[in-house]
RNA sequence: GGAUGAAAUAGAGGCGCGAAAAACAAAAGUAUCUUUAGGGAGACGGGCAGCAAUGAACUAAAGAAAAAGGGUUUUUCGCCGAAGUUUUGAUAUUGCCCCAAUAUCAGGACUGGAUGAAUAUCGAAUAGGUAUUUGUUUGUCAUCAUUUUGAUGGAGAGCUAUCUCAUCU
Numbered sequence: 001g002g003a004u005g006a007a008a009u010a011g012a013g014g015c016g017c018g019a020a021a022a023a024c025a026a027a028a029g030u031a032u033c034u035u036u037a038g039g040g041a042g043a044c045g046g047g048c049a050g051c052a053a054u055g056a057a058c059u060a061a062a063g064a065a066a067a068a069g070g071g072u073u074u075u076u077c078g079c080c081g082a083a084g085u086u087u088u089g090a091u092a093u094u095g096c097c098c099c100a101a102u103a104u105c106a107g108g109a110c111u112g113g114a115u116g117a118a119u120a121u122c123g124a125a126u127a128g129g130u131a132u133u134u135g136u137u138u139g140u141c142a143u144c145a146u147u148u149u150g151a152u153g154g155a156g157a158g159c160u161a162u163c164u165c166a167u168c169u
Stems, first nucleotide, its partner, number of pairs: 001169006008162004014080001016079009032064007042051001045098004083111012112138011140154005
């Protein structure tokens, strides 16, 4: 000097990822409440409790009238398995139990990033998200070729740089 293995520190991919706050649009003249008229026994995923003939569900008119999740913009913060999806378990919330949903934590699996289209699904939505399939593009490494870049393939437990230790040469 080189190879292999283990650790530490610092970085790169860009319409880059995520969180918080404020404003705005929309949700929506919707849900809901009150009054009047009709209606005539129930509404909620199931059961219980509660409400209900002093009138349930539902319909029409008048009046009053939201919010959450999601979106856009700006600012700030944390970052580059950033983060996301799915599944198992525990805890908490919803009047109670089950189901279901949401949030947090701990495991497993998958996905390098961005983006278009189709289908499905969530959603008020033609916004946006998610899954699958299929394109485009981009970063990285390997192999093969090439003379300026191409082809094929892999995956983030990766890649690059610096550095420490151990073994071999």